[in-house]
RNA sequence: AAACGGGUCUUGCGCAACGGCGGCCUGUGAACCUCGUCAGGUGGGGAACCAAGCAGCGAUAAGCAGUGUCCGCCGUGUGCCGCGAGGGUGCCUGUUUCGA
Numbered sequence: 001a002a003a004c005g006g007g008u009c010u011u012g013c014g015c016a017a018c019g020g021c022g023g024c025c026u027g028u029g030a031a032c033c034u035c036g037u038c039a040g041g042u043g044g045g046g047a048a049c050c051a052a053g054c055a056g057c058g059a060u061a062a063g064c065a066g067u068g069u070c071c072g073c074c075g076u077g078u079g080c081c082g083c084g085a086g087g088g089u090g091c092c093u094g095u096u097u098c099g100a
Base pairs, nucleotide, nucleotide: 001097002096003095004094005093006092007091008090009086010085011084012083013082014081015079016078017076018075019074020073021072022071023070024068025066026065027064028063034059035058036057037056042051043050044049
């Protein structure tokens, strides 16, 4: 110096990470306009019983809060992880050859 290969560069796909949202889980949660059970009391009845049903209790809806092993969705130069394509002007690097 040349050739070849790789990296850097661009781009597509995939994967992971991070962030957000939702689901799931836990807690809380409606005086009445949710449900169940309905003390007391009320009504019907000769009675047995029946009916409606407040408080209370329980379970929950919407909502609120918490947690994060998991699932789904979205996003980002977070990765330079994998594969492919582009580029071969420049830089770095490896191998081979030639010359000084």
Model confidence (mean pLDDT): 76 of 100. A computed fold for a 100-nucleotide RNA from a Clostridiaceae bacterium, annotated as Bacterial small signal recognition particle RNA. NCBI's taxonomy places the organism under Bacteria, Bacillati, Bacillota, Eubacteriales, Clostridiaceae. The sequence was found by an Rfam model in a public genome assembly.